[in-house]
RNA sequence: ACUCGACAAAGGCAAACUCGCUGAAAAGCGGGGGCGCAAAACCACCGGUCUAAGGGAUUCAAUCCUAAGAUAGCGGGGCUACCGAA
Numbered sequence: 001a002c003u004c005g006a007c008a009a010a011g012g013c014a015a016a017c018u019c020g021c022u023g024a025a026a027a028g029c030g031g032g033g034g035c036g037c038a039a040a041a042c043c044a045c046c047g048g049u050c051u052a053a054g055g056g057a058u059u060c061a062a063u064c065c066u067a068a069g070a071u072a073g074c075g076g077g078g079c080u081a082c083c084g085a086a
Stems, first nucleotide, its partner, number of pairs: 004084002012037002017032006035073001042078002045076003048071003054066005
C1' cells in the first nucleotide's frame, strides 16, 4: 500500500412509528425515536421499484400509458474516507 473486517478502541449514521415544514404524489428536510448499518458517506451511469403533476390515448364520468420526479437503507457500477486484530 492492497485485500479483509475483532463481541477491539474512539466515534459516526439512523428503519418503523411520531410531530412540524415542503411537494400533485412518490418522497424529502428538521425534532423525537432506534430497526439495523464497516461505507446506511457521495454520484441516478446500468437494471429494478415507487409516483404520475404535466403530456398523451379512449372520452360522459372515469380508466389506461408516460419521468423530465423519487429511491444510494433494492442490486450492480463509479468515487472518496475513520480504525487496525486475524